Transfer RNA from a Nitriliruptorales bacterium, 74 nucleotides, folded computationally. It was read from a public genome assembly. Lineage of the source: Bacteria > Bacillati > Actinomycetota > Nitriliruptoria > Nitriliruptorales. It matches the Rfam family "tRNA". The family's RNA type in Rfam is transfer RNA.

[in-house]
RNA sequence: GGGCGCUUAGCUCAGCUGGCGAGAGCGCUGCGCUUACAACGCAGAGGCCGCAGGUUCGAGUCCUGCAGCGCCCA
Numbered sequence: 001g002g003g004c005g006c007u008u009a010g011c012u013c014a015g016c017u018g019g020c021g022a023g024a025g026c027g028c029u030g031c032g033c034u035u036a037c038a039a040c041g042c043a044g045a046g047g048c049c050g051c052a053g054g055u056u057c058g059a060g061u062c063c064u065g066c067a068g069c070g071c072c073c074a
Stems, first nucleotide, its partner, number of pairs: 001073007010026004019057001028044005050066005
């Protein structure tokens, strides 16, 4: 230098052919249970989806550029 993949909640990841209000598990907070802790049950907080543009009535989902990480080729 070239090619490919990934970038969504603190962590690990879903999100199908663009469409009502962005999710799960773990973790965290509160309550219940317990003498207490754990486990378990219930409730809750937490993200505008790497950044910037574009297309569209509408984009996490398509297109472009940039950045970061990983792999391959040179």